[in-house]
The RNA shown here (transfer RNA) has 72 nucleotides and comes from a bacterium.
RNA sequence: GCCCCUGUAGUUAAAUGGAUAUAACGGAGGAUUCCUAAUCCUCAAUUACAGGUUCGAUUCCUGUCGGGGGCA
Repeated sequence: GCCCCUGUAGUUAAAUGGAUAUAACGGAGGAUUCCUAAUCCUCAAUUACAGGUUCGAUUCCUGUCGGGGGCA
C1' cells in the first nucleotide's frame, strides 16, 4: 500500500428495515436477616463519528476514525 472482518450500557452479547433497542454480570435504592452472604423487587445506563437511501436505519450504501486478520 491492497483486501477481508469488526465497532451496541462499565463488561459480555442479542435485535437480519417497523411498537418504548433486550438480557446476563456489574452499579444504585428497597424487602428479607441481629449482621453479612444468598434470594426477591425496583431504577439508571448503550447503537464510534459524519453524510446518504427509505414513510421508517442498530440493520442497507459512502467517507472518516478505532480494533483484529491476510497478502506484498
It matches the Rfam family "tRNA". Rfam classes the family as a transfer RNA. The coordinates come from a structure-prediction model, not an experiment, and the mean pLDDT is 83.